Predicted 3D model of a 1380-nucleotide RNA (small-subunit ribosomal RNA) from an uncultured bacterium.
Model confidence (mean pLDDT): 84 of 100.
[in-house]
RNA sequence: AGAGUUUGAUCAUGGCUCAGGACGAACGCUGGCGGCGUGCCUAACACAUGCAAGUCGAACGGAGUUAAGUCUUCGGAUUUAACUUAGUGGCGAACGGGUGAGUAACGCGUGAGGAACCUGCCUUUCAGUGGGGGACAACAGUUGGAAACGACUGCUAAUACCGCAUAACAUGUACGGAUCGCAUGGUCUGUACAUCAAAGCUUUAUGUGCUGAAAGAUGGCCUCGCGUCUGAUUAGCUGGUUGGUAGGGUAACGGCCUACCAAGGCGACGAUCAGUAGCCGGUCUGAGAGGAUGAACGGCCACAUUGGGACUGAGAUACGGCCCAGACUCCUACGGGAGGCAGCAGUGGGGAAUAUUGCGCAAUGGGCGAAAGCCUGACGCAGCGACGCCGCGUGAGGGAUGAAGGUCUUCGGAUCGUAAACCUCUGUCAAGAGGGAAGAACAAGCAACGUGCUAAUCAGCGUUGCCCUGACGGUACCUCUAGAGGAAGCACCGGCUAACUCCGUGCCAGCAGCCGCGGUAAUACGGAGGGUGCAAGCGUUAAUCGGAAUUACUGGGCGUAAAGCGCAUGUAGGCUGUAUGUUAAGUUGGGGGUGAAAUCCCACGGCUCAACCGUGGAACUGCCCUCAAAACUGGCAAACUAGAGUGUGAGAGAGGAUGGCGGAAUUCCAGGUGUAGGAGUGAAAUCCGUAGAUAUCUGGAAGAACAUCAGUGGCGAAGGCGGCCAUCUGGCUCAUAACUGACGCUGAGAUGCGAAAGCGUGGGUAGCAAACAGGAUUAGAUACCCUGGUAGUCCACGCCGUAAACGAUGAGUACUAAGUGUCGGGUUACCGGUGCUGAAGUUAACACAUUAAGUACUCCGCCUGAGUAGUACGGUCGCAAGGCUGAAACUCAAAGGAAUUGACGGGCACCCGCACAAGCGGUGGAGCAUGCUGUUUAAUUCGACAAUACGCGAAGAACCUUACCUAGGUUUGACAUCCCCGGCAAAGUCAUGGAAACAUGAUGGAGGUUAUCCGGGUGACAGGUGGUGCAUGGUUGUCGUCAGCUCGUGUCGUGAGAUGUUUGGUUAAGUCCAAUAACGAGCGCAACCCUCUUCCUUAGUUGCUAACAUUUAGUUGAGAACUCUAAGGAUACUGCCAGUGUAAGCUGGAGGAAGGUGGGGAUGACGUCAAAUCAUCAUGCCCCUUACAUCUAGGGCUACAGGCGUGCUACAAUGGCCAGUACAACGAGUCGCAACAUGGUGACAUGAAGCCAAUCUCUUAAAGCUGGUCCCAGUCCGGAUUAGAGUCUGCAACUCGACUCUAUGAAGUUGGAAUCGCUAGUAAUCCCGAAUCAGAAUGUCGGGGUGAAUACGUUCCCGGGUGUUGCACACACCGCCCGU
Repeated sequence: AGAGUUUGAUCAUGGCUCAGGACGAACGCUGGCGGCGUGCCUAACACAUGCAAGUCGAACGGAGUUAAGUCUUCGGAUUUAACUUAGUGGCGAACGGGUGAGUAACGCGUGAGGAACCUGCCUUUCAGUGGGGGACAACAGUUGGAAACGACUGCUAAUACCGCAUAACAUGUACGGAUCGCAUGGUCUGUACAUCAAAGCUUUAUGUGCUGAAAGAUGGCCUCGCGUCUGAUUAGCUGGUUGGUAGGGUAACGGCCUACCAAGGCGACGAUCAGUAGCCGGUCUGAGAGGAUGAACGGCCACAUUGGGACUGAGAUACGGCCCAGACUCCUACGGGAGGCAGCAGUGGGGAAUAUUGCGCAAUGGGCGAAAGCCUGACGCAGCGACGCCGCGUGAGGGAUGAAGGUCUUCGGAUCGUAAACCUCUGUCAAGAGGGAAGAACAAGCAACGUGCUAAUCAGCGUUGCCCUGACGGUACCUCUAGAGGAAGCACCGGCUAACUCCGUGCCAGCAGCCGCGGUAAUACGGAGGGUGCAAGCGUUAAUCGGAAUUACUGGGCGUAAAGCGCAUGUAGGCUGUAUGUUAAGUUGGGGGUGAAAUCCCACGGCUCAACCGUGGAACUGCCCUCAAAACUGGCAAACUAGAGUGUGAGAGAGGAUGGCGGAAUUCCAGGUGUAGGAGUGAAAUCCGUAGAUAUCUGGAAGAACAUCAGUGGCGAAGGCGGCCAUCUGGCUCAUAACUGACGCUGAGAUGCGAAAGCGUGGGUAGCAAACAGGAUUAGAUACCCUGGUAGUCCACGCCGUAAACGAUGAGUACUAAGUGUCGGGUUACCGGUGCUGAAGUUAACACAUUAAGUACUCCGCCUGAGUAGUACGGUCGCAAGGCUGAAACUCAAAGGAAUUGACGGGCACCCGCACAAGCGGUGGAGCAUGCUGUUUAAUUCGACAAUACGCGAAGAACCUUACCUAGGUUUGACAUCCCCGGCAAAGUCAUGGAAACAUGAUGGAGGUUAUCCGGGUGACAGGUGGUGCAUGGUUGUCGUCAGCUCGUGUCGUGAGAUGUUUGGUUAAGUCCAAUAACGAGCGCAACCCUCUUCCUUAGUUGCUAACAUUUAGUUGAGAACUCUAAGGAUACUGCCAGUGUAAGCUGGAGGAAGGUGGGGAUGACGUCAAAUCAUCAUGCCCCUUACAUCUAGGGCUACAGGCGUGCUACAAUGGCCAGUACAACGAGUCGCAACAUGGUGACAUGAAGCCAAUCUCUUAAAGCUGGUCCCAGUCCGGAUUAGAGUCUGCAACUCGACUCUAUGAAGUUGGAAUCGCUAGUAAUCCCGAAUCAGAAUGUCGGGGUGAAUACGUUCCCGGGUGUUGCACACACCGCCCGU
């Protein structure tokens, strides 16, 4: 000192939460010792039992016991001494101890005052203590009562009680004198009169008491200034109330009380009422200011079962006194009595919770006493409790094989860990034994000395010595003995916050202070290992301060985050111009008093240290008194003119009120002309109209509003104000400088004004128009649209008092760059309004910026997380509607502001694409093929699901494939490595059983023999198309071949970010150019690669053939020209020309085989979709292990009501069929392609040349062309389906192959809504080949042949790019979110 949490990210606002301290604590786990403290916070609830206040015989009379003496009639009597003590009497009991119920008060704190007072015991001083009297207890007798407690009669003492005498420095009255002060008055003093006192005791002393008086000290009482919690949803309170006079009462002032008189007193500076509370020194916290608190210790107050009352006394309205009343408890003989733990212990109860019915008066202190002494639950100690603070210990050094074991592991190791074991030591605490303080000073007694009174001694007093006194306690402390022996836990480990892994669990169980963890790889749950923190404690909980500048005095805010009253006038209050004098209240300085002690702080000291304690200092920030100063604020006096106001002269204006007038328009009425519609809408309908509308013309009525001018123009405080004229009236501005002389500003309450709507009464009502009615729209439509239409809108009077009443910006004054538009005045210097752009500055940013949100001052209002809620209750206003004032419980961790980047918009702008449009051909209807869904099934294996799944994985399921089902087998395994044992035993072939796998036997003879080969065995392991594509790699789809995606440095911004990449052009393109706080660069674009098109060079067989020769035939000779083949080159670059343009480029042209990326392909940026794939492969984790592995046979993946996708074939004449005939390219071939010949109607079969292929074969290309036929029909179209017969492949065509022949001849006559492809060698159409493959394409991938139409254009649909705008979205519109 800060941190976490709102967001995709940012800044600011703002709440919530955490880290710290502290505690009279409690709870959980744990617990060795000691010291010092501390311990009913709740029921001021009730209390059994014991103790907590007595003492004095030196005040008094008795009584008793003991001792000694005297007398004796031996019964006893008496004297003295000591001791005990019920009573009388004295003092004390008003202290000490407890508690905090009450109390918001002179109760407390602080500081004054008493000229209005009291004070026992104590100290000092003065004076006195004379002489009498009568009682009452005790006691004795009688007597009542259960008891408590009495009653009567009689006796008696006193320091008990009562007269008398004496007495003033006392008190009272009257009359003076001096002096002082603070108003009443005080002090001292004089004279006269009146009144009041005493007590003795015995130790005989300067004894101790007693009385009066004056002082002191101590303690108390009273009064006052200031301070002392919350609520205004408590605003008025008060009758002894406020004051006076007189009297009473008190120690004393006083309505303290009484009578009379007056009508006052208190209150917004908060009275009264209500709630809560003992106050303070202090304590805790805090940098401080503050905030919270008032246990323990100390001061004050109050209380003592509840309420009331007095008595005694110096002192009480009395905790352990009295009386009365109430409640409660107890005793009782029922008549009546007794009691008060908030004293110390203790009990019950309450509660989360708080101790012993202990020891002692040894010390300190108190009461009584002359004293010894007695009493003392005050106090000193001990006991219990880790309740707190402080201290100590639980060992120290060495010790690596880094033991065992645990945990983790990448299996190598790492870690617990020098930790342990082991070796060498020490001995605190605890245990045992022994020794052993200080706290003790007195007093009394004894002795000595001194002093001292006296004539002298004694007494008394002082000093010294001796003697004597300890609850704690044989305690602290010291020594010895033995032995590492008896002594460590608790919380935490996702971030905040120091500390990480494994297992279990699987949004379950649970955690959590906040954010948040947990849905199968959880560092967040539970356990373990390890670690971190603190430590005899550690955590949790409660409450408190801090952090929180989150109530802001120090030290905050109000345009948009919460927050400026709707506006003005103005009361109280607050603040107030220039200069002079004076004063001294504020202010400042010096001095004095006080601020108790303790505490805190500093220094020193005492317990071994510390806690704790002692001594001293400082401090106690405060209050009071006094002496100065006079700048500032205030007061007073007297001035000034710059603020404010007045006068004079001008001026502008929808400023206000009242009355009158005007024209245009709408509607209605009357009449004319005129005929079928009008009106209305996106489209309609309701509606009006042949009873004559709409339209048009003329005339009239009525109400409301005032076009153009008209303008971020004007006026007004705001609301607001708009035709013209008149009357009345408010304010403003300018000029001038005559007058007043601070008269000013703000403004709680208060008062007034205050849009629209609404309310009351009475008018008015043309248009418009809530409600209402009808018509539409719609799923519905109590709406939007239409046709009507009432309140209302208008006027008068009266209410209401609110608005996004907004500039979301209170009023006033002063100061602080410019530029510019406009209104008013003015001598054109300037002044006053109203706007814009902008400097400094401010701001979280946006923005504001002389009209401030800048810099300052003054005053007012308001805010303190969001919701609940401007709600409830209360009050108040209102006729009502409702307004003003205005909460809480509870819930949440946010709510909200500004700006940023994206995404999105049925926002805008620009651009592109077979995106639309323009065209051509399809799909959707039929049959079939194929895939998917669904259903079925023992199984119909699995995956793929908008685009981006569905002729997809699968370039080819009869077995195999195959993963599925049924059945039968095997279990170290079908496959790999290692170990052990045995071996001539392998594969293959044959036989038997079996569906086969397999088993048994025979035959066979590879490989190995240092056993790598075969078989068997053991376990490590194999194996898994089992799960998770949401744990992954790799690969792929899509946006998209779209033009984008980024970086470095610089600059701008508090920051997220921006700039660059924007703008103007241009391009297919972020392609290029120009501009430019940017300059460069990277991945993409383009190019480099392949192919097609042209040419050249080289080469010339198997390819080619112009010339020559030869032929049926490039067949052969020959040729190397052409074609072709395949290597290498060339070509195209907006290069040239014209136009245009700054340029890039564009348009046109020439040349050229090709022209503006020449056509096509490969090539796919950053990224998106947790897209697809664990079943290609690889792989983490999980799961199975005589099975989820593996082998075999058969079946299934081919099922079939329905639905969908993709295709093929068609519906025919641009055609079908028949006959003839022409022209390709890409490819493939030895497990192959197969010429040719023969057979078969045919599929094909048999034989067989050639070819490892520019040589041979597949290989007849088909559409086309020529000729013929069919004649518009379910056909000579179409070919499904079915029957029969075959062919081929293959162990095997039943489930379930393809093909052929014969026969059969279904639907279908161009396809609804909807929808797909294609821009040129393209679509369409026609054939051909290949991969896979034993066989099995309408699919897929390639090849060539024939070969179109159309594109005006970018409004619209879809997708994309860029810029901009809005946004409450960010999982990003398939979002968010509201109501029921």
The sequence is in RNAcentral, with records from ENA.